[in-house]
RNA sequence: GAUAGAGGUUGCGUCUUUUAUUAGUAUCUUCUAUGAGGUGUCAGGCACUGUUAAGGAGGAGGGAAAGGGAAAGACGCCGAAAGCAAAAGUCUGCCUGAAGGCUUUAGGCUUGGGCAUGCGGUUAAGAGCUGUAUGACUGCCAUCAAAUAGAUGGAGCGCUAUC
Numbered sequence: 001g002a003u004a005g006a007g008g009u010u011g012c013g014u015c016u017u018u019u020a021u022u023a024g025u026a027u028c029u030u031c032u033a034u035g036a037g038g039u040g041u042c043a044g045g046c047a048c049u050g051u052u053a054a055g056g057a058g059g060a061g062g063g064a065a066a067g068g069g070a071a072a073g074a075c076g077c078c079g080a081a082a083g084c085a086a087a088a089g090u091c092u093g094c095c096u097g098a099a100g101g102c103u104u105u106a107g108g109c110u111u112g113g114g115c116a117u118g119c120g121g122u123u124a125a126g127a128g129c130u131g132u133a134u135g136a137c138u139g140c141c142a143u144c145a146a147a148u149a150g151a152u153g154g155a156g157c158g159c160u161a162u163c
Stems, first nucleotide, its partner, number of pairs: 001163005008078001011077009027062006034055001037049003041098006081111004086105006112138002115135008140154005
């Protein structure tokens, strides 16, 4: 240098099907009363629309979806993958600006792995995801050892095997 592997019965990720929740919510039709605003977050402007009734409220009748969850199956894998920051593009009736969402990028930084708890973020949410701190568990390597499987330390650009 190349090839092949290991960590775990909750390893990581993607897709499909079913299903609970989201929710009797958003939203549609109609009725009643009110009466001037409204156009995806905010600000400025433009344009459109509205007394032939905007918007919100109440009654009646219809009534979702996306993301995330659970189960089953299939596929790809072991920096699998995740997060943060930056750049580019894109999203709102249009323009400018701010904020936010989504996609891509190089490898820039962090993390061996899953779990529990506390404090944050996201979310409809006591679920899930995610950041951080602590804790024990677990796999790898090094050192020490009363070589009992105990202690300490370290990080995946690592470790093991073969050539």

This is a predicted structure of a 163-nucleotide RNA (Lysine riboswitch aptamer) from a mouse gut metagenome. Model confidence (mean pLDDT): 80 of 100. Of the family's consensus pairs, 98% are formed in the model.